[in-house]
RNA sequence: GGACGAUUAGCUCAGUUGGUUAGAGCGUUCGCUUCACACGCGAAAGGUCACAGGUUCGAAUCCUGUAUCGUCCA
Numbered sequence: 001g002g003a004c005g006a007u008u009a010g011c012u013c014a015g016u017u018g019g020u021u022a023g024a025g026c027g028u029u030c031g032c033u034u035c036a037c038a039c040g041c042g043a044a045a046g047g048u049c050a051c052a053g054g055u056u057c058g059a060a061u062c063c064u065g066u067a068u069c070g071u072c073c074a
Stems, first nucleotide, its partner, number of pairs: 001073007010026004019057001028044005050066005
């Protein structure tokens, strides 16, 4: 220098080939339960969907560029 892939909650990830409110598990906080803790049950908080631009009535999803990480080629 080139090719491909990944980037979504604190962590690990899903999101069915554009459409009703962006979700799950774990974790955190609060409540119930217990003498207390653990387990269990219930609830809540937490997201500029890496960044910028474009297409569209509508974008996490499509297109372009940039950044970071990984694999491969030279």

Background
A computed fold for a 74-nucleotide RNA from a Candidatus Gribaldobacteria bacterium, annotated as transfer RNA. It matches the Rfam family "tRNA". It was read from a public genome assembly. The source organism's lineage runs through Bacteria, Bacteria candidate phyla and Candidatus Gribaldobacteria. Model confidence (mean pLDDT): 80 of 100.